[in-house]
Context: one part of a larger RNA
Molecule: small-subunit ribosomal RNA, central domain
Organism: uncultured bacterium
RNA sequence: CUGGGCGUAAAGCGCACGCAGGCGGUCACGUAAGUGUGGCGUGAAAGCCCUCGGCUAAACUGGGGGAGGACGAAACAGACUGCAUGACCGGAGUGGGAUAGAGGGACGUGGAAUUCCGGGUGUAGCGGUGAAAUGUGUAGAGAUCCGGAGGAACACCAGUGGUGAAAACGGCGUCCUGGGUCCUGACUGACGCUGAGGUGCGAAAGCUUGGGGAGCGAACGGGAUUAGAGACCCCGGUAGUCCAAGCCGUAAACGAUGUUCGCUGGAUGUCCACCGGUCGAAAGGCAGGGGGGUGUCGAAGUCAACGCGAUAAGCGAACCGCCUGGGGAGUACGGUCGCAAGGCUAAAACUC
Numbered sequence: 001c002u003g004g005g006c007g008u009a010a011a012g013c014g015c016a017c018g019c020a021g022g023c024g025g026u027c028a029c030g031u032a033a034g035u036g037u038g039g040c041g042u043g044a045a046a047g048c049c050c051u052c053g054g055c056u057a058a059a060c061u062g063g064g065g066g067a068g069g070a071c072g073a074a075a076c077a078g079a080c081u082g083c084a085u086g087a088c089c090g091g092a093g094u095g096g097g098a099u100a101g102a103g104g105g106a107c108g109u110g111g112a113a114u115u116c117c118g119g120g121u122g123u124a125g126c127g128g129u130g131a132a133a134u135g136u137g138u139a140g141a142g143a144u145c146c147g148g149a150g151g152a153a154c155a156c157c158a159g160u161g162g163u164g165a166a167a168a169c170g171g172c173g174u175c176c177u178g179g180g181u182c183c184u185g186a187c188u189g190a191c192g193c194u195g196a197g198g199u200g201c202g203a204a205a206g207c208u209u210g211g212g213g214a215g216c217g218a219a220c221g222g223g224a225u226u227a228g229a230g231a232c233c234c235c236g237g238u239a240g241u242c243c244a245a246g247c248c249g250u251a252a253a254c255g256a257u258g259u260u261c262g263c264u265g266g267a268u269g270u271c272c273a274c275c276g277g278u279c280g281a282a283a284g285g286c287a288g289g290g291g292g293g294u295g296u297c298g299a300a301g302u303c304a305a306c307g308c309g310a311u312a313a314g315c316g317a318a319c320c321g322c323c324u325g326g327g328g329a330g331u332a333c334g335g336u337c338g339c340a341a342g343g344c345u346a347a348a349a350c351u352c
Base pairs, nucleotide, nucleotide: 004323005322006321007306008305012320014201015200016199017198021194022193023192025088026087027086028085030083031082033081034080035077036076037075040072041071042069048066049065050064051063052062053061054060091191092188093187094186095184096183097182098181099180103177104176105175106174107173108172109171110154115149116148117147118146119145120144121143125136126135162169163168206247207246208245209244210243211242215241216240220236221235222234223233258319259318260317261316262315263314266297267296268295269294270293271292272291274289275288277286278285279284301308302307325352326351327350334345335344336343337342
């Protein structure tokens, strides 16, 4: 390279935007670069195929014929691809009308609870466990009532629910702001898909500077348990967890399933609008229809099996990423990024 693969066997980049590149709807006309046809030229020798001959045969070797192309200059063809021109509305987008949502950012605000502080009542325990002890309390704890401070998180609603590209998002209000869906069919007229590099976003932990610190809580101290206990359990508790700004760039970043488009029986739940029908004064209810999400079960098909099955792992198309026995090793070296921690890229010897 050919060929085969990537849910669980090795293998889908954590997610998106997007330059180059690859690929690209319908109709007409032109062109002839790709493409095709038959000739022409060229395609040294050796080699290859066929054939005849020489060494006793073969290998080897001599003669003859032939094949062999990203080749050259013309001719012809005009389906398909390209290119040029014109046109179309089905792909894509815009407009108009409706609509759901923890989508994002900023500011403000509310109640419950924990802790602490002050005060009242009140007296001997409280706390904790398998049982205890450390701890705490007569300097008045725990319990209970009132007041105050402060930080963090938002019970019920809540859902098999919703939104977002992913990470993720949940009290309430205001402001700013992104995207989606449905209806309409007015407008643009292929404006599209994918996307090596690149750029941005990216849980937790961690880092820098400055705040904040209620609860929880690595490290650490103590009490237990135990043969020991570096743990599991208990009493404390620093960093951290929170905020602002800036880094880091990882994860079982998972649906372990790349993105986009088309096609292929059904059944049943749920969320969102929409349509007409029916009941109703209305609010709303009931049955039905097409559409967009999200679940379950399953025909065909598929799969090594498990399973998947219109949200495909079925049947096709386009483009990207990735895999090639286990260990060594996601390591060394080099490069690059980072304040560091470390990240990304990524071997070999050796060994089974």